[in-house]
Context: one part of a larger RNA
RNA sequence: CCAUUGUUAAGGAACUCUGCAAAAUUACCCCGUAAGUUCGCAAGAAGGGGCGCUCACUUCGGUGAGCCACAGGAAAUGUGAGGGGCGACUGUUUACCAAAAACAUAGCUCUCUGCUAAGUCGUAAGACGAUGUAUAGGGGGUGACGCCUGCCCAGUGCCCGAAGGUUAAGUUGAUUUGUUAGUCAAAAAUUAAAAUACGACGAAGCAUUGAUAUGAAGCCCGGGUGAACGGCAGCUGUAACUAUAACGGUUCUAAGGUAGCGAAAUUCCUUGUCACUUAAUUGGUGACCUGCACGAAAGGCGUAACGAUCUCUCAACUGUCUCAACAAUGGACUCG
Numbered sequence: 001c002c003a004u005u006g007u008u009a010a011g012g013a014a015c016u017c018u019g020c021a022a023a024a025u026u027a028c029c030c031c032g033u034a035a036g037u038u039c040g041c042a043a044g045a046a047g048g049g050g051c052g053c054u055c056a057c058u059u060c061g062g063u064g065a066g067c068c069a070c071a072g073g074a075a076a077u078g079u080g081a082g083g084g085g086c087g088a089c090u091g092u093u094u095a096c097c098a099a100a101a102a103c104a105u106a107g108c109u110c111u112c113u114g115c116u117a118a119g120u121c122g123u124a125a126g127a128c129g130a131u132g133u134a135u136a137g138g139g140g141g142u143g144a145c146g147c148c149u150g151c152c153c154a155g156u157g158c159c160c161g162a163a164g165g166u167u168a169a170g171u172u173g174a175u176u177u178g179u180u181a182g183u184c185a186a187a188a189a190u191u192a193a194a195a196u197a198c199g200a201c202g203a204a205g206c207a208u209u210g211a212u213a214u215g216a217a218g219c220c221c222g223g224g225u226g227a228a229c230g231g232c233a234g235c236u237g238u239a240a241c242u243a244u245a246a247c248g249g250u251u252c253u254a255a256g257g258u259a260g261c262g263a264a265a266u267u268c269c270u271u272g273u274c275a276c277u278u279a280a281u282u283g284g285u286g287a288c289c290u291g292c293a294c295g296a297a298a299g300g301c302g303u304a305a306c307g308a309u310c311u312c313u314c315a316a317c318u319g320u321c322u323c324a325a326c327a328a329u330g331g332a333c334u335c336g
Stems, first nucleotide, its partner, number of pairs: 001331008010322002014320001019317001028050004036041001038144001052067006068072001079315007086307002091103002107142007119128003145302004150232003155229002157225005164220003170214002177207003182201003189196002233251005260294001261291001272288006
C1' cells in the first nucleotide's frame, strides 16, 4: 500500500449526483396510537414502560416476599415521520450492464362468430377452437375504484343500399386475311411505270381476324359509423384612468379543443411570477395561466391501500465529512 474488520475527542451530512456506505432501531410483554379511508385498513403508526435470580402461594394466567449487580433481551432481531409524481393492487420482464413509470391484470368497451362457428396449424387427410354453443369463442383498444368521456363522417377505413355510369373472363361472331375446286386468254384485270402465266379473279370448307351485343363483384354513386384511422383556425375593432375585452366585424373550415388539468415524466424563452420551506434553494410544495407543443378509453381528472419505483423535507443516528488516528486478521513487500 491492498482487502476485510473494530474503536474514536469536539462537531453531526458541513460529504456527495444522491446520507452511497456505515451507524442507529430491533425479540417478547404491557400501556398507548393521528390525518386520511374504498371502513378492510392506515398500524408494529407515532410515543412510553418492563425484562435477572431465589422462595411461597396459585384458578398455572399470575401475585407476594426476598437477594445480587454500574448494568438482568447473551444472540438471532423493524429506523421513523411528512409532502409530491407514476403505476390501482399480488404478479411478469431484458439467463450475462435496465425490475421500472415497461408487460400483465380484474373491470370497461368496440367488433367478428348461429356451429361443418369465426379464428389458427397443415399440400392434404386431419387437428385445435371444444367433447364448448352468444352468460360461449376469436380479435382490437383501455386498464381497480370514483366523477366523467365534448365537437367533426370532408379525407381514409368499415357497414348498409341498389336506380344509373364504368367494367374482366366467358358467350355472340359483323368484318378482315390465308389457302383453292373452279373461271379468265391478249381482251380484261393487276400496276406509277416497266412488266406480268411463276398471272388475275375466286365458292364452300378449314384456318385467321374480332365490330357489335350480353356480362358479376368492385369502383363511381346514396346513406350510416369515432371506446374506427384520425382532426378539433386566423385577422381585427370595442367599456368614462390604464389595462383587459363579456360584445361586434371579417376570412377560412368537416368541425374549430367542451369538462377537467396546466412552467406538468409535457414549458422553448425559463432559474417565468407570487407565496412557503433555507442564513442562502436552477430543488420541493401551493398558486397564477402567456398550454413554443395538455386534454378526454394512443382515455381526462381524482383516489385509500400497495411499491427493493422516482423525487423533496424533517427527526434520530453516525468516520460520509471537518481530518484524520490507533488496533486486528489475511495479502503485497523484505530476508531466508
Model confidence (mean pLDDT): 83 of 100. Predicted 3D model of a 336-nucleotide part of an RNA (large-subunit ribosomal RNA, domain IV) from Centruroides sculpturatus. Taxonomically the source falls in Centruroides (Eukaryota, Chelicerata, Arachnida, Buthidae). Its Rfam family is "Bacterial large subunit ribosomal RNA".